[in-house]
Predicted 3D model of a 72-nucleotide RNA (transfer RNA) from a Patescibacteria group bacterium. The prediction has a mean pLDDT of 82. Rfam family: tRNA. Rfam classes the family as a transfer RNA. Gene Ontology term of the family: triplet codon-amino acid adaptor activity.

RNA sequence: GGCCCCAUCGUCUAACGGUUAGGACGCGGCCCUUUCACGGCUGAAAUCGGGGUUCGAUUCCCCGUGGGGUCA
Numbered sequence: 001g002g003c004c005c006c007a008u009c010g011u012c013u014a015a016c017g018g019u020u021a022g023g024a025c026g027c028g029g030c031c032c033u034u035u036c037a038c039g040g041c042u043g044a045a046a047u048c049g050g051g052g053u054u055c056g057a058u059u060c061c062c063c064g065u066g067g068g069g070u071c072a
Base pairs, nucleotide, nucleotide: 001071002070003069004068005067006066007065010025011024012023013022018055027043028042029041030040031039048064049063050062051061052060
């Protein structure tokens, strides 16, 4: 340098082009307990950046950024 793959809450991970962007762990609050732990209820928290297509984009296309693989 060419080609391929990946990028979503703090972490891991879902999401037929129409979802309230879901789940687990973690975190906050409340309940339980003498207290802690366990357990129950509840809450906050995310789509890498910029364009395009579309009535509508996490999803499709292009460019870029970062990461991984492969060939030279």